[in-house]
Background:
c-di-GMP-I riboswitch aptamer from a Solirubrobacteraceae bacterium, 83 nucleotides, folded computationally. The sequence was found by an Rfam model in a public genome assembly. The model forms 95% of the base pairs in the Rfam consensus.
């Protein structure tokens, strides 16, 4: 320093669910819990899913603006050492 990630070690995040705040909404944030993660660090660039709001009799479709990174892909950073 690359590729890879163990019947390792030190530790780190936190799913559903539950309170509480906050948003039309998807969702966020906090504490609680721990399903699971070797990037389950950070980032919305490109997809996919949701939300909303216009058009429309509904749906789809189309256009806007938004949320999702523990939905995939891409960037960027990072711990350990057995191979």
């Nucleotide at each position: 320093c690359u590729c890879a990630g163990a019947c390792a070690a030190a530790g780190g995040c936190a799913a559903a669910c539950c309170c509480g705040c906050u948003g039309u909404g998807a969702g966020g944030c906090g504490g609680g819990g721990g399903c699971g993660c070797a990037a389950a660090a950070c980032c919305a660039g490109g997809g996919g899913u949701c939300u909303c709001g216009c058009a429309g009799a509904a749906g789809c479709c189309g256009c806007g603006a938004g949320a999702u990174c523990g939905c995939c892909c891409a960037g960027u950073u990072g711990c350990c050492a057995a191979g």

The coordinates come from a structure-prediction model, not an experiment, and the mean pLDDT is 84.